[in-house]
């Protein structure tokens, strides 16, 4: 460096519900909480889904815990 994630070690993140706040909205931030996760770290590049506007074409946005890709990272080596 590449591969793997069995058994460990130290840990990490954190669903839904509820509360507060932001947003037209999808949804986001904080608190609680813990469903789960070996990248549930980052990234909107491709796809999917969702939202707003529009007669439509389409445009703008959201989702990284929907999938793929890219970048980065802890431990160990059955």
């Nucleotide at each position: 460096u590449c591969c793997a994630g069995a058994a460990a070690a130290g840990g990490c993140c954190a669903a839904a519900c509820c509360c507060c706040g932001g947003g037209u909205g999808a949804c986001c931030g904080g608190g609680u909480g813990g469903c789960g996760g070996a990248a549930a770290g980052c990234u909107g590049c491709g796809g999917g889904u969702c939202u707003g506007a529009a007669u439509a074409a389409u445009c703008a946005g959201a989702u990284g815990g929907c999938c793929g890709g890219g970048c980065u990272g802890c431990c160990u080596g059955a």
Notes:
The prediction has a mean pLDDT of 89. The RNA shown here (c-di-GMP-I riboswitch aptamer) has 78 nucleotides and comes from a Deltaproteobacteria bacterium. Of the family's consensus pairs, 95% are formed in the model. The source organism's lineage runs through Bacteria, Pseudomonadati, Myxococcota and Myxococcia. It was read from a public genome assembly, where an Rfam model found it.